[in-house]
RNA sequence: CGAGCCAGCCGGGUGAUCGCGGGCGCAAAGCCGCGAGGCUGCGUCCGAGGAAAGUCCGGGCUGCACAGGGCACGGUGCUGGGUAACGCCCAGCGGGGGCGACCCCCGGGAAAGUGCCACAGAAACAUACCGCCGGCGGUGCGUGUCGCGCUCUCGCGCCGCGCGCUUGCCGGUAAGGGUGAAACGGUGCGGUAAGAGCGCACCAGCGGCCAGGCGACUGGCCGGCUAGGCAAACCCCACCGGCAGCAAGGCCAAGUAGGAGGGCAAUGAGGUGGCCCGCCGAGCCCUCGGGUUGGCCGCUGGAGGCCCCGGGCAACCGGGCGCCCUAGAUAGAUGAUCACCCUCGACAGAACCCGGCUUACAGGCUGGCUCACCGC
Numbered sequence: 001c002g003a004g005c006c007a008g009c010c011g012g013g014u015g016a017u018c019g020c021g022g023g024c025g026c027a028a029a030g031c032c033g034c035g036a037g038g039c040u041g042c043g044u045c046c047g048a049g050g051a052a053a054g055u056c057c058g059g060g061c062u063g064c065a066c067a068g069g070g071c072a073c074g075g076u077g078c079u080g081g082g083u084a085a086c087g088c089c090c091a092g093c094g095g096g097g098g099c100g101a102c103c104c105c106c107g108g109g110a111a112a113g114u115g116c117c118a119c120a121g122a123a124a125c126a127u128a129c130c131g132c133c134g135g136c137g138g139u140g141c142g143u144g145u146c147g148c149g150c151u152c153u154c155g156c157g158c159c160g161c162g163c164g165c166u167u168g169c170c171g172g173u174a175a176g177g178g179u180g181a182a183a184c185g186g187u188g189c190g191g192u193a194a195g196a197g198c199g200c201a202c203c204a205g206c207g208g209c210c211a212g213g214c215g216a217c218u219g220g221c222c223g224g225c226u227a228g229g230c231a232a233a234c235c236c237c238a239c240c241g242g243c244a245g246c247a248a249g250g251c252c253a254a255g256u257a258g259g260a261g262g263g264c265a266a267u268g269a270g271g272u273g274g275c276c277c278g279c280c281g282a283g284c285c286c287u288c289g290g291g292u293u294g295g296c297c298g299c300u301g302g303a304g305g306c307c308c309c310g311g312g313c314a315a316c317c318g319g320g321c322g323c324c325c326u327a328g329a330u331a332g333a334u335g336a337u338c339a340c341c342c343u344c345g346a347c348a349g350a351a352c353c354c355g356g357c358u359u360a361c362a363g364g365c366u367g368g369c370u371c372a373c374c375g376c
Base pairs, nucleotide, nucleotide: 002371003370004369005368006367007366008365009364010363012341013340014339015338016337017336018335020047021046022045023044024043025042026041029040030039031038032037049347053358054357056356057355058354059353060352061245062244063243064242068277069276070275071274073241074240075239076238077237078092079091080090081089082088093107094105095104096103097102108236109235113234114233115230116229117228129177130176131173132172133171134170135169136168137166138165139164140163141162142161143160144159147158148157149156150155185203186202187201188200189199190198204226206223207222208221209220210219211218212217249297250296251295252294259288260287261286262285263284264283270280271279304324305323306322307320308319309318310317311316342345
């Protein structure tokens, strides 16, 4: 100087005035409402995010038995650890990519069983289309010394042997061709009628033993040689999961008709949600008719952050005093105006809370590391 990798952070700033939502303190007066309750004053303080988003996963909280057993169903899926918990995080293992910093992977079991593997192909898991080889048969040529028959001989036929061919039949063969995403471990040498882990060497895979490691796994030795793929198909194995959700749930106020008809119910309605058991247990359902359309709580300070010490490679955990935080609406508050400045400002708005994941994002800052080139 150029090209990259990883981690962390910021997300226009300052001031003034007015407005809006809320906490606390003071004041105790007024107003609104039938009421529960609400509003108004003064002072002071606070008022969107790193994702508040998607609502995907986990937990808290609340109700139903203080949520209990089994089946079904669903989820997770290398190992060890972290955590309240997780499908998250950390550290490893294995596989893949990159010269490298580093990055990516829904990564249990296919020798329990079932199923599927398009097209092509003979065959997609046990099969033979072409090819190769053997036997039988057929056939061509050669040959037979004292082979046999016919024949005077030449010669012909039969038989045997040798070398070939083969449109047939039987069998062997997975080396070769061809098809395919995938073809019966791969390469080579030997071997064989031709072949084949049939034998051998190396490699891949599987199993056993030994060594190391908590473990995933790694290394060495030995063995028989071999087992196609798909489990995001059913399934098997291990572990986890009761159901519903803040419109949860609770308190209060006002109003009404404790109404009428029908059905079910301690021989158990209903809670209970897929089923059974268990538990609680007296009302439940349908139609018609009548009333209400309010208020308050839940509600935000917490598995909180910074710093220091200790443990741990780390995620994280323990301790400590010091410091810091601060939306909480319920028709739903964050805005407007002015002044100054800059690099002229992206994605985007809380709705019970928290931990994650994922997705969106103009621009900028910081730290560490890698590679290449140059200089010393």
Bacterial RNase P class A from a Bacillota bacterium, 376 nucleotides, folded computationally. The organism belongs to Bacillota, within Bacteria. Of the family's consensus pairs, 94% are formed in the model. The gene name in the source record is rnpB. The sequence is in RNAcentral, with records from ENA. The coordinates come from a structure-prediction model, not an experiment, and the mean pLDDT is 77.